[in-house]
RNA sequence: GCGGCGGACGGGUGUGUAACACGUAAGAAUCUACCCUUUAGUGAAGAAUACCCCCAAGAAAUUGGGGCUAAUGCUGCAUAAGUCCGGCUUGAAGAAAGUCGGAGAAAGAUGGCCUCUUUGCUAUCGCUAAAGGAUGAGCUUGCGGCCUAUUAGCUUGUUGGUGAGGUAAUGGCUCACCAAGGCUGUGAUGGGUAGCCGGCCUGAGAGGGUGUACGGCCACAUUGGAACUGAGAUACGGUCCAGACUCCUACGGGAGGCAGCAGUGGGGAAUAUUGCGCAAUGGGCGAAAGCCUGACGCAGCGACGCCGCGUGGAGGAUGACAGUUUUCGGAUUGUAAACUCCUGUUAAGUGGGAAGAAAUGCCGAGGUCUAAUACAUCUCGGAGAUGACGGUACCACUAGAGAAAGCACCGGCAAACUUCGUGCCAGCAGCCGCGGUAAUACGAGGGGUGCAAACGUUAUUCGGAUUUACUGGGCGUAAAGAGUAUGUAGGCGGUUUGUUAAGUCAGUUGUUAAAUACCUUGGCUCAACCAAGGAGUGGCAGUUGAUACUGGCAGACUAGAGGGCAAGAGAGAGAAGUGGAAUUCUCGGAGUAGCGGUAAAAUGCGUAGAUCUCGAGAGGAACACCGGUGGCGAAGGCGGCUUCUUGGCUUGUCCCUGACGUUGAGAUACGAAAGCGUGGGGAGCAAACAGGAUUAGAUACCCUGGUAGUCCACGCCGUAAACGAUGAUCACUAGAUGUUGGUUUGGCUUAGCUAGAUCAGUGUCGAAGCUAACGCGUUAAGUGAUCCGCCUGGGGAGUACGAUCGCAAGAUUAAAACUCAAAGAAAUUGACGGGGGUCCGCACAAGCGGUGGAACAUGUGGUUUAAUUCGAUACUACGCGAGAAACCUUACCUAGGCUUGACAUGUAAUUGCUACCGAUAGAAAUAUCGGGUUCCGUGGAAACGCGGACGAUUACACAGGUGCUGCAUGGCUGUCGUCAGCUCGUGUCGUGAGAUGUCGGGUUGAGUCCUUUAACGAGCGCAACCCUUACUGUCAGUUGCUACUCCUCGGAGGCACUCUGGCGGGACUGCCUGGGAAACCAGGAGGAAGGUGGGGAUGACGUCAAGUCCUCAUGGCCCUUAUGCCUAGGGCUACACACGUGUUACAAUGGCGAGUACAAAGGGAUGCAAGACUGUAAAGUGGAGCAAAUCCCAAAAAGCUCGUCUAAGUUCGGAUUGAAGUCUGCAAUUCGACUUCAUGAAGCUGAAAUCGCUAGUAAUCGCGUAUCAGAACGACGCGGUGAAUACGUUCUCGGACCUUGUACACACCGCCCGUCACACCAUGAAAGUUGUCAGCACCCGAAAUCAUUUUAGCUAACCCAUUAGGGAGGCGGGUGAUGAAGGUGAGGAUG
Repeated sequence: GCGGCGGACGGGUGUGUAACACGUAAGAAUCUACCCUUUAGUGAAGAAUACCCCCAAGAAAUUGGGGCUAAUGCUGCAUAAGUCCGGCUUGAAGAAAGUCGGAGAAAGAUGGCCUCUUUGCUAUCGCUAAAGGAUGAGCUUGCGGCCUAUUAGCUUGUUGGUGAGGUAAUGGCUCACCAAGGCUGUGAUGGGUAGCCGGCCUGAGAGGGUGUACGGCCACAUUGGAACUGAGAUACGGUCCAGACUCCUACGGGAGGCAGCAGUGGGGAAUAUUGCGCAAUGGGCGAAAGCCUGACGCAGCGACGCCGCGUGGAGGAUGACAGUUUUCGGAUUGUAAACUCCUGUUAAGUGGGAAGAAAUGCCGAGGUCUAAUACAUCUCGGAGAUGACGGUACCACUAGAGAAAGCACCGGCAAACUUCGUGCCAGCAGCCGCGGUAAUACGAGGGGUGCAAACGUUAUUCGGAUUUACUGGGCGUAAAGAGUAUGUAGGCGGUUUGUUAAGUCAGUUGUUAAAUACCUUGGCUCAACCAAGGAGUGGCAGUUGAUACUGGCAGACUAGAGGGCAAGAGAGAGAAGUGGAAUUCUCGGAGUAGCGGUAAAAUGCGUAGAUCUCGAGAGGAACACCGGUGGCGAAGGCGGCUUCUUGGCUUGUCCCUGACGUUGAGAUACGAAAGCGUGGGGAGCAAACAGGAUUAGAUACCCUGGUAGUCCACGCCGUAAACGAUGAUCACUAGAUGUUGGUUUGGCUUAGCUAGAUCAGUGUCGAAGCUAACGCGUUAAGUGAUCCGCCUGGGGAGUACGAUCGCAAGAUUAAAACUCAAAGAAAUUGACGGGGGUCCGCACAAGCGGUGGAACAUGUGGUUUAAUUCGAUACUACGCGAGAAACCUUACCUAGGCUUGACAUGUAAUUGCUACCGAUAGAAAUAUCGGGUUCCGUGGAAACGCGGACGAUUACACAGGUGCUGCAUGGCUGUCGUCAGCUCGUGUCGUGAGAUGUCGGGUUGAGUCCUUUAACGAGCGCAACCCUUACUGUCAGUUGCUACUCCUCGGAGGCACUCUGGCGGGACUGCCUGGGAAACCAGGAGGAAGGUGGGGAUGACGUCAAGUCCUCAUGGCCCUUAUGCCUAGGGCUACACACGUGUUACAAUGGCGAGUACAAAGGGAUGCAAGACUGUAAAGUGGAGCAAAUCCCAAAAAGCUCGUCUAAGUUCGGAUUGAAGUCUGCAAUUCGACUUCAUGAAGCUGAAAUCGCUAGUAAUCGCGUAUCAGAACGACGCGGUGAAUACGUUCUCGGACCUUGUACACACCGCCCGUCACACCAUGAAAGUUGUCAGCACCCGAAAUCAUUUUAGCUAACCCAUUAGGGAGGCGGGUGAUGAAGGUGAGGAUG
C1' cells in the first nucleotide's frame, strides 16, 4: 500500500419538537453484520489495479500520463435439496400439498500426517445457500401528561376506493382514474411555551413544583439541503452543494468546524488541570501475542453538599486583677483565669506498610472430541509476569496543651438585657413598627441566646393556605344568582319483569428495566457511602367468575307529567268603538281694574277690557271615588266602560295517554325609563333655554314663560338599586293569626251569619334548625337531591386593545403594567348632628343697674431699653402669682469685688482669737493700722504641756444655683360642676366587644323616692351629720344691763329686761282637705320659721400631656475664680398705640353751707391714743387711759331739718399744672402719701356689641381689717337705706336622660371629594420611523436523486469476431420533474 472488520458503539449537548417525540399496554406487513443451533455446499476459468519504477502540472491542496504485479479485491461460467418467481392439479375460497418451467452461490488461510513435489486426508479459523434462535432496529394502534376562544371554523393528496409504482415492510409514501369526503365546542385550525420518562424536592395525604447528576428513549453536531457506502447513517472527529464566519495564498486557487477531554477568549453574580495510567472494569480489531481507547480508573482545584473528628480533661475561691454595672452595700464576667495533676485524637517528626492481582498466556497431569500423543475445550496442580493511584490507606514510637473558633441574633412573632452615645438626625426593618434628650428596636461596650467549621444574606420551590376547596369553600347585607322565559346539545331521572355483563366487585396471569425510596442483613474503626436479599400500593393488558346497583335491549304499570269533562276568579294580552269630570284655547254675553305669584317680591298678563262669571264650540292627554301588604302576569309591567280575538292559572271528577320528566352551555323571544330614525299629533306637564328673585357668587333650590320629549304608527336600542340585592325543580321538617279564589260538612234567628275540613295564592309573628351577626324560619337563608350561572384582597377597571352588535348614543365580551396594606360586612361603646322626645340653669324672656364714649388708677399686649426679671395668656390669663417694687424685696442691667465661698457637715494640719471701739482710703462691699488679748478641766512654783469647748486660717470632700425640662414627677390648684352622675360583686343574656342592673311608667333640686321588672345587692357621689343666721327655754352675771332699793352722790345692792355664750327645745309633709296604686303634689291650719327656712364649708369617676421645677419637694441635664456670693447705682414706675378690670363724673332724686340722729364687725404695746394747747389744714406738742364687753382708733355715711345755687360746661366735674407745706423713713430726683392756696382739662348718659343680679337680693351709703416705717380707686369683711320683674321655654348659650343616623374614635376644631400648578413613575393612543419572525403567491433554481434521451467524446472482463472491428452495458453530455438558499409582492404576528 491492496484487502477485511470497525469508524451507526462509546463520549457531548438540549437548539428544535405539543409530535406515536415520550410513558404504558397491545399489534402485524418487516430487516438484522458479528453470536448460537441445524442442514447442505465450497467446482472450473478470466480481466485488471494500488504499492513500486519513469515522466509531467501546481505556491499549495492535490492531480495527470506511461510501465510491471498479487489477493479472501473484481467479473463471467458450472451445479441447486431447500429459497424466490410463474403456470397447472387437488382444495368452496384462503392456507397448504403435489407437479412443470425459469432465476440465482462460494475464497481461501494456518497447523498436523502422508508424499520427492503437486495432490490427498484431517483439524481449526474462514466463505456460500437455507431454516430457526438471540440481539438490535423499522412500522401500526388504544390510553396518558402544558397554556390560550381577545385563535371558530380547518382541509384538495385533502378523506376513501380501484390499479400501478416504490420500500426491508404496511400505508396517498408517490402517480393515474373515480367518489366527495375527513377533522371540530370531549376545542379542530392558529398562537405561545417546552426535550419526555424512571425519578428528585415538598406535603398527613390528595396534590403542587421540577427533570441537574445516575439510568431508558428522542433530537442535534457551524446554518440549510442532499444523497453515497454499508447489516445498520441521510453519518460529531465521512462526501457533495449553498449561506455566514475564520484562516492560508505566488490572487490562479485552497483549508476549517471542541454541544469529545484538557485549555483560551467573551459574556456573567458564578462554575475546576493544556495532570497520571491503560494496573482494574468495559469496547473495537486480531487465532494470539498485542495494538487503540481524555470511555474509564486515579490524582489536582473549590467548605459546593453529606458524614465523621479535633481545638483538651479533672481539680481549683480570698470568688484575684482588669472590664461592665451599681440602690455604692454589692452584683456580674466566673471555675472562667492563674495554679495543681493528667490524657495524647488531629497537625509535626522517625520507622514499618497493605487490599485492590488473578485471570489470559506458559509448564505438568487427567478427562471429552479424534485415526491421532495435532488442535480445541474442561478440571486439577505448579512456576513466573503485571499497580497509575502511592510509600497512599493503615500501624508503631517520640515530644508536647503545646499549632487549631467563628458567625448570627437578643421589642413581639422567637430562645436571649443592661450602660453609654445619638436626638424623626444618623440609621434599622421579614410583618407589626423603632428613632423628635432618660431608645431592652439605631451605633458601641459589657452580658446573654442559638448554631458551630461553619454561620448569616439573597434567589427559588412546596408547606403553613380549607387562600381554586377531588379529599376540602362559597354567592340576602362581606367578592359572587344571568333582567325574565322558551328550548338544542349535554347532565340527572318513577315502579316492575326478563336478558346482557359495558361500568362495578372478586380471584388469577403477564407486565410495570436497573438504579432510587421502604424493610432485613452485611462491608469500609463509626457514619456518609457501598453491597446482597425481600416486600409492595397503584397503572395497563389478558383470563375466569359474581349480578345487588348504574347503563344497554325487550316487555308491563300508574303515584311524576300531560289530556278530557264540569265549574271559577282576575287592572293578563291585542284590536275596534265609546263616556263623563278637569285643564287649555276660540267665539258670544255680562262686567271693571286689577290678576297672578311668593317666606316676601319681581318678571309675566290686563283699559286693544284681563282675572272672575254664563253659554256654545275645538282639541289632546289621563281615567277621581271603588282601591285594599287586594287581583293577574315569566319578568318588564297591567286600572273609565262595551264588543271581538286570545294566553295562562285554580277547584272538582279520577275518564284517557303511559315516564312523555327536570335542568339547560350555545341559541331564540320578551324586556321600565331615557335615547335614535320616518311620518303624524301636541291640551297639560316639562330637560335645554330666557327672564325675575335669593345669594359673597347661584350656570341651583323658589317664581313667570318655554322647546325637544311625554301621545300614536312602524322600526331600532337591550340597559336599571331590571331588588325579595335571595336561580330553577322535587321531597321532608311545630304552630298561631289575617286576607284572596274555590270545593265541602255541620249549626242557626237563612239576601245571610257562624263553626270546622280541604286545595291554591298572598301577608304578619314565631318552635327546632341555620347564620359572623343582622336576621331567615312550610313563600327557608332549615334538612336532603339534580342541573345551570357566578366569585377568589382594594384600586387601576367594568377601563384599554381586539372582536361582535348598533344609524348613533353606546352595549356585550374583557386584560395588563403600576400601586396600596388594606378595602369590606355585621354588631358594640362613646362622641357628634343646622335628627327626634323629655327636663334644668339669671340661659333667653320680663326688669334694675352697668361696661363699651371721657379723665384718672391698675394689669396685659406691643414698642422701647444696658435692663425694662420671670410666670399666667378662649370660657378657666389680663386690680392674676403680688395681702404692699423709693433702698431692701429683686430673681434683671451696669460697675467694683470674693473663690471651701453668704449657709451645712466631716477629715487633717496650723493657730488663739473673735465680737466691739477708733482712724485712713473707697460709692459701698472691703482693705490697712491701732486698741482689745478667750473659757473650762488637769499637771506644774512659774514658763509651759495635755485634753475639751468656742473661734480663725490652710487643704480636701463638698456647698451654692429664682439655671433647663410642669411633655420625666410628687404635692397643691383651676375648669366642666354642687352638674347628677360614675362604678362594682354575684346572677342572667350574647361566639364576642358588651348588655342587664342604671331601662319603662310616675315623681324629685337630686340615679330623690315609689312602682313595674332577670335581676338581687353594694360602693363613691346626692341628702343628712358641721359652722353661722332667724324663735325660744335653762344656766351663768363682769368690763354688760339698770325695772327697783339704799347712798356719804363717789358708789353699793339686784340679774327681771337688753346683751353675752354654754347646754337644750323647735320643723318632721307631723296635722287637716283634695288628687294619686304609691312615691308625692296642690291648698290650709297652727307657728318666729313650711316643705333642702336663708347663707357657708363640703367638689364622685374622670377630662383639658390645663397651671405651677420662681412657695415647697424631686429624677435627669447644665454652671463650678461662675449661671454661685457680696456691694453701690439703675431698672421692674419707660410710652406713637391696643385691650381687660376699676374709680370719679357728666349733675337739681343734685352740689355747697349749717344743725341733728341711728350701726355692725374689727384692730391696738417698736401699739391704739382721749381730754387740752398750737396750726386754715395735713399735722405738731404733750400725754390720761388701755394687753381691752372696761380705754382708744371712732366722726359712721346716706338719712332728717333749715338755707343757698336755678339748668349753665355751671357753686356740675375734678384731671392737669404752679407755689408753699406736713408725715414716714439712712434716703422721697428717677419713684411715696397727705394738706393749703391757685389753676380748672375731657366729660351734658355714651355706636356695634356686651356684663351682673330673683330679696334683705340689685342699687346706693359709709365703717373696719390684712399687708405695712410710709404708701389702696385693689382685695377681704361689716352693717345702714332698700326696689322692679319672671307671661313663658319658640329662640341664643351650657348641661342631663332616652332614642335615631354615622364612612367620626388625637372623636365635627372630625372625616373627606374634585380641578389646577410643578416634578417623577408605569401604561394606552399617536403623524411617522426602524428591526425580528412565520406562512402564502410568483421568479430564479446549486448539489443530488429519479425519469427520459444521445450514441459526435471515453470505455479491461460478457457476446460475435482467431486480428482489425462490432454489439451489449457503463461513464460523460442533453432535456424534464422534485428541489435548499436567494429575490419580489400583498397581507399577518411581535419588539
About this RNA: Predicted 3D model of a 1391-nucleotide RNA (small-subunit ribosomal RNA) from a metagenome. Model confidence (mean pLDDT): 83 of 100.